[in-house]
Context: one part of a larger RNA
Molecule: small-subunit ribosomal RNA, 3' major domain
Organism: uncultured organism
Order: sequence, then C1' cells, then structure tokens
RNA sequence: UGACGGGGACCCGCACAAGCGGUGGAGCAUGUUGCUUAAUUCGACGCAACGCGAAGAACCUUACCGGGGCUUAAAGUGUGCCUGAAGGUGGCAGAGACGCUUCCCGCCCUUCGGGGCAGGUACAUUAGGUGCUGCAUGGCUGUCGUCAGCUCGUGCCGUGAGGUGUUGGGUUAAGUCCUCCAACGAGCGCAACCCCCGUCUGUAGUUGCCAUCAGGUAAUGCUGGGCACUCUGCAGAGACUGCCGGUGACAAACCGGAGGAAGGUGGGGAUGACGUCAAGUCAUCAUGGCCCUUACGUCCCGGGCUGCAAACGUGCUACAAUGGCCGGCACAAAGGGCAGCGAUGCCGCGAGGUGGAGCUAAUCCCAAAAAACCGGUCUCAGUUCGGAUUGUAGUCUGCAACUCGACUGCAUGAAGUUGGAAUCGCUAGUAAUCGUGGAUCAGCAUGCCACGGUGAAUACGUUCCCGGGUCUUGUACA
Repeated sequence: UGACGGGGACCCGCACAAGCGGUGGAGCAUGUUGCUUAAUUCGACGCAACGCGAAGAACCUUACCGGGGCUUAAAGUGUGCCUGAAGGUGGCAGAGACGCUUCCCGCCCUUCGGGGCAGGUACAUUAGGUGCUGCAUGGCUGUCGUCAGCUCGUGCCGUGAGGUGUUGGGUUAAGUCCUCCAACGAGCGCAACCCCCGUCUGUAGUUGCCAUCAGGUAAUGCUGGGCACUCUGCAGAGACUGCCGGUGACAAACCGGAGGAAGGUGGGGAUGACGUCAAGUCAUCAUGGCCCUUACGUCCCGGGCUGCAAACGUGCUACAAUGGCCGGCACAAAGGGCAGCGAUGCCGCGAGGUGGAGCUAAUCCCAAAAAACCGGUCUCAGUUCGGAUUGUAGUCUGCAACUCGACUGCAUGAAGUUGGAAUCGCUAGUAAUCGUGGAUCAGCAUGCCACGGUGAAUACGUUCCCGGGUCUUGUACA
C1' cells in the first nucleotide's frame, strides 16, 4: 500500500422487511448429468454451465458410427499435353457415390500461326483437417457493475515503499456540487449531447381522415368535394430548481407551493472507466507451435445426435365456479408478404382442398385479436374439472415422415383436490393475467425477440441475511 476480520462509523441496492404471484409435489416440453450404445459428435459447470452455442438434427445440416468408394484429391495455384470448349438427354449394373455407354447441341476472338474460356489428363509447388493446446495468442464476449470509482502532471511531505491531491464539514443517483484544506490543475468514468414515448405549434394531405355541403345504398368515406379533426412524416417550441415561501453557513442543496401535458435524472433505451476471474471461445473467424497425409483428408448410402432404472435445472398445462361449456356481441398495437401474402365464392365436421380477385403494399392480404361484456347451462363430483396416454381414420410440407414432423376427426380419459425442507421474480402502466406478430424456417416453438389489452397489493423501517461504496481500526496474510 492492499486484502481480510463472527472490529467500528456512515450510506446504497427487490438485500431484508411489507405485499402479490411462482418454483420445489403431478403430467408433459426442453436442456444437463448418469447409464446404455457401433455411435448416442463437440463445447459450456457456483453466482456468471444446464429452453446455453442451436434464430429451428427426418435426408442435408453433421462435426459421430457402420458399410461402399477416391488419393494432387470436394475447392485453390502454376506449367505441359489433349479436346466434338462447355452443357443437356437416354440406357445398363449399383443402396448411392461412381462405373460403362448412347444421342442432342456444335462457344468467343483471330493477322488462320494461334489465343481466350471451359473440361480431361500428367507433373510440380502444394492442398485439406470441426485433429490438440483458450495455460502460446488476436478478435469478440460474460462478470463484479451503470457500482462510482480509477489515475496523471507539477508542487509539497517522507531515507524509502509511498502519501497528499481523492481526506474533513455539508449535499447528491453520482469523485454530483458547495465549502474548508500544501496543494493547484488535468484525464478516463458520472452527467449532458443520441433514439423512443408523453403536450403544443408550423408544414405537408395520399394510399390516411370525414366536421360542414351535395349525391347514392340493404349497408359501408361508397362517390363528388374538403384537409377542419384523427393520423402519418418532417421542422420547431417546451422543463432550467426558471418563479414564490421555508430550512440551511450569505453556499451547495433539501422541503412545500404556483403555473404546466410533463417537476426536480419526466418514463424507457442505447451507452459499461482502470481493472478482476491464466473466466469463456483454436467448433464463427484469424493465428504461433504440435500432430495426420491411400488418412485424423474427401465423396456417398444407412444409422445416430430423438436411446432410458434414475437425478437436477428452466418452462408449459392443470388441479376448477373470480370457473368449464354453448350462443351473441365489442375494442388494439407492432410486424410480415412476389419461388411470397393470398380475399369473396364453392367442397369438407375439421386439419385442409379448389379457385384465383387484389397487393412489390398507410391502398390488397396474413387478420379471427383474446381476456372483457350480455344471455343460457353445469352445482362441488376426480365432475360437462384436467388433459397425459393409447387405438383408429385423415390433412399438409417434403425425393422421403418406420426409426424421427406438425396438425385434424372419432374413441380412450392417466396423474393431479394447491404441493416438505428450501427457493425465485416483481416498487406502476410494474406484478399478475389475456391474446397478437416476427426471426430461424420446405415443414416443425410450451423456447427466444418484440407488440399491445385488462390491470393490482405493499414499502413501518435498516436490527438482521446477501452484495456493494467511503472513512477508520487490528493483523503472525501478500
């Protein structure tokens, strides 16, 4: 100087407390361990691995296993030689890769020597490796932590390590600001500058809107018309403790008030200092070293990554009446669409099929929002709760749904009556609850990312648990 203390003082955080809802019990989904296996590819392991890499394993992917092939190779570079440049079609054998063969087509430029492009072949230098080392590395990332800290120059103090500044008194979300002070300044962080939301003004009115006028309909901005209003984009205004009162040290600031759409960081996002963990990643990529080279490379078919005594994590659905079922009837936002979204109609109980209007989209479509509300029914039961499992008949995607897809109809109708010890999230348009869209994607979502609808309870307080910050103290630790 740090680190540590079941030392002290002060302060903060859904850290506790006060509340609300979960997990832990059940079934299923998914990840992991273990076991099994020819293989069940690899990585990730307290917080900070375990719905994680994977924004989507039937083939492919794919790295794993079995079998069948190739060896300058699947791709790349140079040179020589050859060629009806290439490219496409059919046949035979084969699981296919590949092998044998048939036909069609008959490249461009040219000084007619040849050249270009492409294929084949030979040679050469080499390729190739998701093989090892993340403890050789770059880059990227997690974490403490959006915590308020981390430092430097000069000066001063100390033999020196070092200190001071950065401590003290106040204050703040903040090393934020004020004040004092052997310090005076500065940098990286904080804040602000950026984006979205909330109010108003101007501007622009089509694909948006419809107050007034007119026309029309069974009905609808449907039409003429209009740009008021809504909305959409663009450009501005607005909030600064600016004003008033009180407290305070005449400070910084705090408390209350006015006005205001908004008040003291208005709400949310992006933004992550010096560093820590030899944290993670050689399997995104790049890369040193080591290793393989008729194989640890590469092509193909099939299988596996989906196995199942068990254990754990994360979720979904429930156990019902604040509910289930049936009928009626409202109100969103944000997205996506041309190898696409696909309306009205018709067929089917349905998944879906048929057909093809419109739309490169403020125009058309996906598209039905759901909970809510109104009416009916059930009457506390393992039930008209719950939907697992299984049988059967189908639909769709796709060469192909057996291993191993999603969905639909009928039948079947398991566990489950609110969950031990323990443990998690959340302070407001939040929790809880209800649907909607998107990425990936042929198909496959209870995951992920986003969107809106309905919409709470509680916070006395900081003694205690956890994590963190500042000062101080002890230390046989570095």